[in-house]
Context: one part of a larger RNA
């Protein structure tokens, strides 16, 4: 020189885009961040209505139907994404190439076939009991796309016998026989027909049509698992292992493995660096550099890896699971002492740590995600404002004329120099800013937080915007007064003890300019 998630000092006019706990993976009040589905089900309860009873003619009660309205509960999908962090991890943990003839895979697509016929429960509800709560039990009712077993099976798996074709081996594909095994949920919508009811209405059939629902093949897309190759520091770590290397058997998973166990063998790794210690999430990138290399791994993407800390399983297509669960431990908080509740490394925010990092904002309008047929509803993803010259990267702070080179400052050899066209002064111009008026794009057909913003018109007056470092060599810029080895400067080499261009002040000048320097780091 260059570079930064920078801090710190003096300065500080606007805009765009960006980025903003690098430190204690330190504790955390509050709010908010995952639902949603009445077109899966049964009840309440609000409305309407219809029928009875009373009525003071308001309306009150009771049964009934209906409903697009509410909330809990049963039951479905989602809560394994999406967001955060960087603890740990030197590992197939990542990168990159290939492997699965050992695998899985809910929603989507996309083709083939089937939905018959039962059955027993339970929440909610209602009595009750027991705690101070958190919640917990007993009795009685009832539904379902929940549960639970029948049939059927051309479709699937599997037992044996039997072809065919193909493979780097175990083998894989595809046929025929032959024995076991293995499904399923209904819901809405129209048209017709038919029964019930006194009535509002209701069952039930029969077509159709949407949406599901079981089987099974293919696909996308996502995942496990395996191997080659590769990316730290210390030999002042040199030796290391007993589930430890192999084998059989069995067991385990969705699979291959010593993955587990039980027997048997005695083996496996190492100076091409085992094992140990230290450090450190990996890469795409990013910053230098002519480049080969050095150094980083913030933001944005992929991957992993954790979610108070340690431990474990449970449902699930997926989890050993951030806002589930159990047990253990610390820590907080509540308790009526018997017991119980909690986890900001989501978004703001607080306390502390620190040289230091922002609003307890607005909006689902756009994108996108989850739940539904839709409508919609949830979304601190996201979009956007808001602080922070934190950065790049643009504008401004005037432009043109103007010498008797005015006053004033500084220096002077006392003539003058020089600050200097600089200012007055005269004339223009109107970005920025102000005030007025207008107003988007972003959305399709409705629907715009942003935002009365950006942009546009018209006023307005040079009017409201300049600072910092430095001037002895290096290295661009010199004079005077104060100082007098003192007060002090300094990157290196070095100034300073009476004529200091090196210290402090002016005056000048150089240098950059909303910035300038400074300290740190790294090339």
């Nucleotide at each position: 020189g260059g570079a930064c998630g920078a801090a710190c000092g003096c300065u500080g006019a606007c805009g765009g885009c960006g980025c903003g706990c690098u430190u204690c993976a330190c504790a955390c009040a509050u709010g908010c961040a995952a639902g949603u589905c009445g077109a899966g089900c049964g009840a309440u309860g609000g409305c309407g209505c219809c029928g009875g009873u009373u009525u003071u003619c308001g309306g009150a009660u009771c049964g009934g139907u209906g409903u697009g309205c509410a909330g809990a509960g049963c039951g479905g999908c989602g809560g394994a994404c999406g967001g955060g962090u960087g603890a740990g991890u030197a590992a197939c943990a990542c990168g990159u190439g290939a492997g699965u003839a050992a695998c899985c895979u809910g929603c989507c697509c996309u083709g083939g076939g089937c939905g018959u016929g039962g059955g027993g429960a339970u929440a909610a509800c209602c009595c009750u009991g027991g705690g101070a709560a958190a919640c917990c039990g007993g009795g009685g009712c009832u539904a379902a796309u929940a549960c639970c077993g029948g049939a059927u099976g051309g479709c699937c798996c599997u037992u044996c016998c039997u072809g065919c074709u193909c493979g780097c081996a175990u083998g894989a594909g595809u046929g025929g026989g032959u024995g076991g095994g293995g499904a399923a949920a209904g819901g809405g919508g129209c048209a017709c027909c038919u029964u019930c009811g006194u009535g509002a209405g209701g069952g039930g059939g029969u077509g159709u049509u949407c949406c599901g629902g079981c089987u099974u093949g293919g696909g996308a897309g996502g995942g496990g698992c395996u191997c080659g190759c590769g990316g730290c520091c210390c030999a002042u770590c040199a030796g290391c292992u007993u589930g430890u290397u192999g084998g059989u058997g069995c067991g385990g998973u969705g699979a291959g493995g010593g993955c587990g166990u039980a027997c048997c063998a005695a083996g496996g790794c190492g100076a091409u660096g085992a094992c140990g210690g230290g450090u450190a999430g990996c890469c795409g990138g990013c910053c230098u550099g002519a480049g080969a290399g050095g150094g980083u791994g913030a933001u944005c993407g992929g991957c992993c890896a954790c979610a108070c800390u340690g431990g474990g399983a449970c449902u699930g297509a997926g989890a050993c699971a951030c806002g589930g669960c159990c047990c253990a431990g610390a820590c907080u908080c509540c308790u009526a002492c018997g017991g119980g509740a909690g986890g900001c490394a989501g978004c703001a925010g607080u306390g502390g740590g620190g040289a230091a990092u922002u609003u307890u904002g607005c909006g689902c309008a756009a994108u996108g995600g989850g739940c539904g047929a839709a409508a919609g509803c949830c979304u601190g993803a996201c979009g956007c404002a808001g602080c922070g010259a934190c950065g790049c990267c643009g504008u401004g702070u005037g432009g043109g004329g103007g010498a008797g080179g005015a006053c004033g400052g500084c220096c002077u050899u006392c003539g003058g120099g020089u600050u200097g066209u600089a200012a007055a002064c005269c004339u223009c111009u109107u970005u920025c800013g102000g005030c007025c008026c207008u107003g988007a794009c972003g959305a399709a057909u409705g629907u715009g937080a942003c935002g009365g913003u950006a942009g546009g018109g018209g006023c307005u007056a040079a009017a409201g915007a300049a600072g910092c470092g430095c001037c002895g060599g290096c290295u661009a810029a010199c004079u005077a007064c104060g100082u007098g080895c003192c007060a002090g400067c300094a990157g290196c080499c070095g100034c300073g003890g009476u004529a200091a261009u090196a210290c402090g002040u002016a005056g000048g000048g150089c240098g950059c300019g909303a910035g300038c320097g400074u300290u740190g780091u790294c090339c």
Predicted 3D model of a 523-nucleotide part of an RNA (small-subunit ribosomal RNA, 5' domain) from Actinopolyspora xinjiangensis. Its mean pLDDT, the model's own confidence on a scale to 100, is 87. NCBI's taxonomy places the organism under Bacteria, Bacillati, Actinomycetota, Actinopolysporaceae, Actinopolyspora.